[in-house]
Molecule: transfer RNA
Organism: Anaerolineales bacterium
RNA sequence: GGGGAUGUAGCUCAGUUGGGAGAGCAUCGCCUUUGCAAGGCGAGGGUCACGGGUUCGAGUCCCGUCAUCUCCA
Numbered sequence: 001g002g003g004g005a006u007g008u009a010g011c012u013c014a015g016u017u018g019g020g021a022g023a024g025c026a027u028c029g030c031c032u033u034u035g036c037a038a039g040g041c042g043a044g045g046g047u048c049a050c051g052g053g054u055u056c057g058a059g060u061c062c063c064g065u066c067a068u069c070u071c072c073a
Stems, first nucleotide, its partner, number of pairs: 001072007010025004019056001027043005049065005
């Protein structure tokens, strides 16, 4: 330098007709217990990497940029 993949909550990841942003773990609170652990219930937490485009509507489609991983040279 060229090809490919990935980028969604603190972490690991779903999101397959383009219309609700989610799960588990973690954190916090309550219940339960003499207390701890476990368990139950609930809450907070997101510029869907960034910038454009298409569309009534984009995490999802198209283009560019950046970052990480990987292959080739």